[in-house]
A computed fold for an 82-nucleotide RNA from a bacterium, annotated as transfer RNA. It matches the Rfam family "tRNA". Rfam's curators write: Transfer RNA (tRNA) molecules are approximately 80 nucleotides in length. Model confidence (mean pLDDT): 82 of 100.
RNA sequence: GCGCAGGUGGCGGAAUUGGUAUACGCGCCACCUUGAGGUGGUGGUGCCGAAAGGCUUGGGGGUUCGAGUCCCCCCCUGCGCA
Repeated sequence: GCGCAGGUGGCGGAAUUGGUAUACGCGCCACCUUGAGGUGGUGGUGCCGAAAGGCUUGGGGGUUCGAGUCCCCCCCUGCGCA
């Protein structure tokens, strides 16, 4: 340099045919249980905000009523070829 695969909450990782982004697990927080802890149980947990609401899928642009998903450019990671 060329080709392929990938980048989503703190971490892993889903999201069907373009139609509620963050399901599920881990972690974390509060409470219960304990002498204290661990285990276990219940509830909560993307970000900003007092709320209403707004924002968010590596960055930018485009298509569309609607984009994590399709198209273009760029960045990064892995694999293959040279």